[in-house]
Large-subunit ribosomal RNA, domain II from an uncultured Clostridia bacterium, 684 nucleotides, folded computationally. The coordinates come from a structure-prediction model, not an experiment, and the mean pLDDT is 85. Rfam family: Bacterial large subunit ribosomal RNA. Its family is annotated with ribosome and structural constituent of ribosome in the Gene Ontology.

Context: one part of a larger RNA
RNA sequence: GCCGGCGAGUUACGAUGUGUAGCGAGGUUAAGGAAUUAUGUUCUGGAGCCGUAGCGAAAGCGAGUCUGAAUAGGGCGCUUUAGUUGCAUGUCGUAGACCCGAAACCGAAUGACCUAACCAUGAGCAGGUUGAAGCAGUGGUAAGACACUGUGGAGGACCGAACACACGUUCGUUGAAAUGACCGGUGAUGACUUGUGGUUAGCGGAGAAAUUCCAAUCGAAUUCGGAUAUAGCUGGUUCUCCUCGAAAUAGCUUUAGGGCUAGCCUCGGUAUUGAGAUUGUUGGGGGUAGAGCACUGAAUAGGCUAGGGGGUUUCGCGACCUACCGAACCUUAUCAAACUUCGAAUACCAAUGAAUUAUGACCGGGAGUCAGACUGUGUGAGAUAAGUCUCAUAGUCAAAAGGGAAACAGCCCAGACCCACAGCUAAGGUCCCCAAUUGUAAGUUAAGUGUAAAAGGAUGUGUCGUUGCUAAGACAACCAGGAUGUUGGCUUAGAAGCAGCCACUCAUUCAAAGAGUUCGUAAUAGAUCACUGGUCGAGUGAUGAUGCGCCGAAGAUUCAACGGGGCUAAAACUUACAACCGAAGCUUGGGAAUGAUAGCAAUAUCAUUGGUAGAGGAGCAAUGUAUGCGGGCUGAAGCCAUAUCGUAAGGGGUGGUGGACUGCAUACAAGAGAGAAUGCCGGC
Numbered sequence: 001g002c003c004g005g006c007g008a009g010u011u012a013c014g015a016u017g018u019g020u021a022g023c024g025a026g027g028u029u030a031a032g033g034a035a036u037u038a039u040g041u042u043c044u045g046g047a048g049c050c051g052u053a054g055c056g057a058a059a060g061c062g063a064g065u066c067u068g069a070a071u072a073g074g075g076c077g078c079u080u081u082a083g084u085u086g087c088a089u090g091u092c093g094u095a096g097a098c099c100c101g102a103a104a105c106c107g108a109a110u111g112a113c114c115u116a117a118c119c120a121u122g123a124g125c126a127g128g129u130u131g132a133a134g135c136a137g138u139g140g141u142a143a144g145a146c147a148c149u150g151u152g153g154a155g156g157a158c159c160g161a162a163c164a165c166a167c168g169u170u171c172g173u174u175g176a177a178a179u180g181a182c183c184g185g186u187g188a189u190g191a192c193u194u195g196u197g198g199u200u201a202g203c204g205g206a207g208a209a210a211u212u213c214c215a216a217u218c219g220a221a222u223u224c225g226g227a228u229a230u231a232g233c234u235g236g237u238u239c240u241c242c243u244c245g246a247a248a249u250a251g252c253u254u255u256a257g258g259g260c261u262a263g264c265c266u267c268g269g270u271a272u273u274g275a276g277a278u279u280g281u282u283g284g285g286g287g288u289a290g291a292g293c294a295c296u297g298a299a300u301a302g303g304c305u306a307g308g309g310g311g312u313u314u315c316g317c318g319a320c321c322u323a324c325c326g327a328a329c330c331u332u333a334u335c336a337a338a339c340u341u342c343g344a345a346u347a348c349c350a351a352u353g354a355a356u357u358a359u360g361a362c363c364g365g366g367a368g369u370c371a372g373a374c375u376g377u378g379u380g381a382g383a384u385a386a387g388u389c390u391c392a393u394a395g396u397c398a399a400a401a402g403g404g405a406a407a408c409a410g411c412c413c414a415g416a417c418c419c420a421c422a423g424c425u426a427a428g429g430u431c432c433c434c435a436a437u438u439g440u441a442a443g444u445u446a447a448g449u450g451u452a453a454a455a456g457g458a459u460g461u462g463u464c465g466u467u468g469c470u471a472a473g474a475c476a477a478c479c480a481g482g483a484u485g486u487u488g489g490c491u492u493a494g495a496a497g498c499a500g501c502c503a504c505u506c507a508u509u510c511a512a513a514g515a516g517u518u519c520g521u522a523a524u525a526g527a528u529c530a531c532u533g534g535u536c537g538a539g540u541g542a543u544g545a546u547g548c549g550c551c552g553a554a555g556a557u558u559c560a561a562c563g564g565g566g567c568u569a570a571a572a573c574u575u576a577c578a579a580c581c582g583a584a585g586c587u588u589g590g591g592a593a594u595g596a597u598a599g600c601a602a603u604a605u606c607a608u609u610g611g612u613a614g615a616g617g618a619g620c621a622a623u624g625u626a627u628g629c630g631g632g633c634u635g636a637a638g639c640c641a642u643a644u645c646g647u648a649a650g651g652g653g654u655g656g657u658g659g660a661c662u663g664c665a666u667a668c669a670a671g672a673g674a675g676a677a678u679g680c681c682g683g684c
Stems, first nucleotide, its partner, number of pairs: 001684006011095013026050003032044004054061002064076004098236002101233001105226006116200009125190001127159003130155001134151006163187003167184002170181002202218001204214003211220001239619006249262005263369002265366006276357004280352005290342001291340002296336003301331003307325002309322005372397007380389002402413003417591004422587003428581003431565003437578001439577006450567001456551002460548010477535005483508003488502003514529001518527002592609007620673001623669009638657005644651002
């Protein structure tokens, strides 16, 4: 891991509903007793309990009573009668209370054969080295001290086996080993090592001290017991079909992943001049969006002006000036969630001899839900960030399958009772992958734009305007001219069209020519432009709006930003039209169920039949008991095979195998259904 078996809402008592049966203003016995055909028996037994009357704390009174001084008022009652006892079943309470699961707590015992420390009594330490004190001799001295030579054999001394330890690498890591092996390492006469016996015990002992050890267990050992501790937590909870079908919100909570009440679901009952929902019409209140600036504030420019600053003047009072600041006021142009002289759309509340629907309310039994998610819209928080957080509102998912979006809970279309090799459509599509147009008509795009992006930039290109010039010849190109007073005046070293300043920037000759557009020179010169003529012969400039494109555009999986191939008068984009494809939608044919209506019924008609938590209903199967009826060696159960019946759980037939038991109907009783619990046991 697989297979098989086992494996979870039970039982007692009490309470309260529902169903059903008995009796009924009553109902019922409990313990005990008796009898018997021994049984889920019958008969006794009225103690007790519930009901028939309430009120009061009570005495008590009583259709009333309590309060009270009260005959008042008020509270609870009456004037309305149904209960009670079994059985079944829903739920709750008390119990282990659906099952498994702690870490822990307490009690009593068992442990120091491991290990820690201690006590008693024993044992062990190859070999080599160093050479303390002391002693002796010699030297030395006044005597010493002291020195030397011997002798001697000290030391938590040295090297190094046994022995003890465990510092390092490697190996081992389902090991040879639940801590080891090889190679090295440390101590090795000592605070050494070790044998045997003994002592200390868990709220404890021991500890050269590490939360270290106390039998592979230690921040409190182990075993048994309290004990099914408790677990607002995790996991699991076993057959079928049918009807309905949520919530993820509010308030409170030592409360926030738990609960209680309400909300939303379901089942039963009740009653009705049907309350509910949607739409139309009519009538309401509002202060949002917008707008506005009279108010409250913010804020722009100007005017006017009190006050202030500065200046002039004065002995002072004062007067005057002011390109300074400036309240208030006037004009002008603005802003606001906590501004409003205004003010919608929606929404909300009502009315309604209107329309369409079928809900709604109350009483009672049972729930589940209290982590919500995304999308659109309106706000807030944040950074007008987030697959972010917090509200409101609508939708979908949750609890919804099907088609589309390549794939894709929350987007678009659409809500699956079952069957069909029938049809029509939705969203979305129709070149191939891939069902259906290589459709029609008219345009656009050249960027593979389409098939990602901004500010900004550009003779890309289409369309619509406004406007200038133009056969009296424009635009572009080419040829020619572009002069004179004059080097205008000033300034300046110079300033001559062209450093700078000034200027009604003049005038002349002209076809035309600026007191000069740009380059240039030290200044001149020179080149060029404006402007004019000629050649040419038809359009050419400026500007606004708009469609589609271009640049801006560098990344990390692979070309990877069309799903791919691939696509250019498209298979891209815009507009119009026609056709087709396309879903579990709708229709058609067949079948089933549920509800309503009609009906005595058969049946008919209409509507409905996605579904998690959950409520309600009806069944299937296994085991046993009772009663009745059966089957079986001419072959029971079980097992194997099989083209059968039923909407399902399931039922039956036949054949084989097997070799002795077993079924059907009705009722009842419960150890009554497994795929999941890191489930338990066994097998492989």